This is a predicted structure of a 96-nucleotide RNA (TPP riboswitch aptamer (THI element)). It matches the Rfam family "TPP riboswitch aptamer (THI element)". About the family: Vitamin B(1) in its active form thiamin pyrophosphate (TPP) is an essential coenzyme that is synthesised by coupling of pyrimidine and thiazole moieties in bacteria. The prediction has a mean pLDDT of 78.

């Protein structure tokens, strides 16, 4: 400087790994990171989109181990609409 913010609904879109130890197996119980590890309608995320997939059984670094950390990435994908209350001077809150 720009956009208004807010609130209330119903709808969508994604993730669930690494390791101890028990177990013939199913499976159970702890650790570790994180918002979330298929305890959940939970949690994140919906174009102002890094939620989350593809690259990638990929690279570098850490670690018991890992999608734990970084880059890769102004790379390609990738799911939204209504209702209100209000500003439309000016502040505050929020977002570029």
């Nucleotide at each position: 400087u720009c956009g208004a913010c807010g609130a209330c609904a119903a709808a969508g879109g994604g993730g669930u790994g690494c390791u101890g130890c028990c177990u013939u197996g199913c499976g159970g119980u702890g650790g570790c990171u994180g918002a979330g590890a298929u305890u959940a309608u939970a949690c994140c995320c919906u174009u102002a989109g890094a939620a989350c997939c593809u690259g990638a059984u990929a690279c570098g670094g850490u670690c018991a181990g890992c999608a734990c950390c970084g880059g890769c990435g102004c790379a390609g994908g990738g799911a939204u609409u209504g209702u209100u209350u209000c500003c439309u001077u000016c502040c505050a809150c929020c977002g570029a």